Predicted 3D model of a 348-nucleotide part of an RNA (small-subunit ribosomal RNA, central domain) from an uncultured bacterium.
Its Rfam family is "Bacterial small subunit ribosomal RNA". Its family is annotated with structural constituent of ribosome and ribosome in the Gene Ontology.
[in-house]
Context: one part of a larger RNA
RNA sequence: CUGGGCGUAAAGGGCGCGUAGGCGGUUUACCAAGUCAGACGUGAAAGCCCCGGGCUCAACCUGGGAACUGCGUUUGAAACGGGUAAACUAGAGUCCGGGAGAGGAGAGCGGAAUUCCCAGUGUAGAGGUGAAAUUCGUAGAUAUUGGGAAGAACACCAGUUGCGAAGGCGGCUCUCUGGACCGGCACUGACGCUGAAGCGCGAAAGCGUGGGGAGCAAACAGGAUUAGAUACCCUGGUAGUCCACGCCGUAAACGAUGUGUGCUAGACGUUGGGGGUUCCGCCCUUCAGUGUCGCAGCUAACGCAUUAAGCACACCGCCUGGGGACUACGGCCGCAAGGCUAAAACUC
Numbered sequence: 001c002u003g004g005g006c007g008u009a010a011a012g013g014g015c016g017c018g019u020a021g022g023c024g025g026u027u028u029a030c031c032a033a034g035u036c037a038g039a040c041g042u043g044a045a046a047g048c049c050c051c052g053g054g055c056u057c058a059a060c061c062u063g064g065g066a067a068c069u070g071c072g073u074u075u076g077a078a079a080c081g082g083g084u085a086a087a088c089u090a091g092a093g094u095c096c097g098g099g100a101g102a103g104g105a106g107a108g109c110g111g112a113a114u115u116c117c118c119a120g121u122g123u124a125g126a127g128g129u130g131a132a133a134u135u136c137g138u139a140g141a142u143a144u145u146g147g148g149a150a151g152a153a154c155a156c157c158a159g160u161u162g163c164g165a166a167g168g169c170g171g172c173u174c175u176c177u178g179g180a181c182c183g184g185c186a187c188u189g190a191c192g193c194u195g196a197a198g199c200g201c202g203a204a205a206g207c208g209u210g211g212g213g214a215g216c217a218a219a220c221a222g223g224a225u226u227a228g229a230u231a232c233c234c235u236g237g238u239a240g241u242c243c244a245c246g247c248c249g250u251a252a253a254c255g256a257u258g259u260g261u262g263c264u265a266g267a268c269g270u271u272g273g274g275g276g277u278u279c280c281g282c283c284c285u286u287c288a289g290u291g292u293c294g295c296a297g298c299u300a301a302c303g304c305a306u307u308a309a310g311c312a313c314a315c316c317g318c319c320u321g322g323g324g325a326c327u328a329c330g331g332c333c334g335c336a337a338g339g340c341u342a343a344a345a346c347u348c
Base pairs, nucleotide, nucleotide: 004319005318006317007302008301012316014201015200016199017198021194022193023192025088026087027086028085029084030083031082034080035077036076037075038074039073040072041071042070049065050064051063052062053061054060091191092188093187094186095184096183097182098181103177104176105175106174107173108172109171110154114150115149116148117147118146119145120144121143125136126135162169163168206247207246208245209244210243211242215241216240220236221235222234223233258315259314260313261312262311263310266293267292268291269290270289271288272287273286274285275284276283297304298303321348322347323346330341331340332339333338
C1' cells in the first nucleotide's frame, strides 16, 4: 500500500456553519501537462529466468538471450479527465403571489390550582399508612366562606399533530426575527455536494456573582418496616429547581441508523399547499412532510423495505478480541467539578 465493516455483534462525530482538500450538470470549439499508441535513447556489471558450454556430476564458473514492468526525448490520437473560450437550463439560487406552524428573542396580560397571611362560621379531631407513628390541633386545627400576598407551571384543546440542524419548543396578546412549503416560471447561469482544521449552538446536573423562593425536593433529621434498613413507605426539610449575566460541554445527546444526489411494486391513514370534477357529501390527481402494512432486493437473524438497513455515486467520521481503560502519563481547555486527546505492563 492493499481488505472487510459501522440499526441490535467493535464501530456514525450531539448538531450546524464553513477553510483547505476531494468530487462535480448539458452543448460546441481549441490546447494536449493526465490518458493511449509508435519510434529513438537510457535502464552498469553481477544476480533472478530461458538456451548452451567448462570442472567425472552438482554446488560453482562461464557464453548468449530474455527481462529490467521505469525514466527521458520525439511523432501522433483527442473519446474520457483536466485547462481555456463561448453558450445552455434539468442542479443551485433570486424575484413575485400565497397559506401553515408549541421555530427563536423581548415586553405585557390571564385564569385554575398550591402554600402562606387576615377575618367570619364552626368543634374535636385532622393528617398519613398495608397497619401505624413521628407531625398539626381547644393558644381553636381539619372543613367551609370572604379578602389579600407570593412563586412556579400552563388542565381541556392535544393528535404516530406541528415546528426546529440538533439540544429542544405548548395559556393569551403585541413587537422584532430565522427557516421550510406550495403556486407563477419572470431573473442569474453550475454559482453545486461533502468537509480534516476552525468557529458557533448544545438537555439535565454542576460552578461563579446578584436576585427570587409557592410547590417539589438530593443532603440531613425524625417516625415506621426489618435480623439489620445508612433504602423502599410516612412526617419534616436545605442546596437546587425559577430570573439576570458569565462558565461548564457532557447524555441511552437514540431512529442506538453521518450528509447529499439519482434509481427501484404497491396499499391504507394523516399534516400543509396546488390542480381537476361534481357543485358543496365527496372523488380523482400532484408537490412537500409524517405514520402503518407490504413486493422485489437486502440481512446472521430480528427485521429494513420510495422517510431503506435495496441498487449506485461523492465526501467526512469511526471500528479491528475481552479485561486493564470513557484509565495512567503528557498536552490543551476549565474557577472547580472535570472535559478532550489517549497508551503500556500484565492477564484471559